A computed fold for a 72-nucleotide RNA from Ktedonobacter sp., annotated as transfer RNA.
[in-house]
RNA sequence: GCUCACGUAGCUCAGUGGUAGAGCACGCGCCUUUUAAGCGUGUGGCCGUGGGUUCGAGUCCCACCGUGGGCA
Numbered sequence: 001g002c003u004c005a006c007g008u009a010g011c012u013c014a015g016u017g018g019u020a021g022a023g024c025a026c027g028c029g030c031c032u033u034u035u036a037a038g039c040g041u042g043u044g045g046c047c048g049u050g051g052g053u054u055c056g057a058g059u060c061c062c063a064c065c066g067u068g069g070g071c072a
Base pairs, nucleotide, nucleotide: 001071002070003069004068005067006066007065010024011023012022013021018055026042027041028040029039030038048064049063050062051061052060
């Protein structure tokens, strides 16, 4: 330099153009002599950045940034 994949909650990851979710973690409560485990409930997101398409974009298109793989 060329090429492919990925970027969504603190972490690991889902999410066919139509209300952003799960598990773990965290807060509170129940249970327990206490802790852990278990059960219930809650908090937490400008979906990497900037544009474009569309009535509507996490999703489609373009550029850029970052991470990883391949080729040279």

It matches the Rfam family "tRNA". Rfam links the family to the GO term triplet codon-amino acid adaptor activity.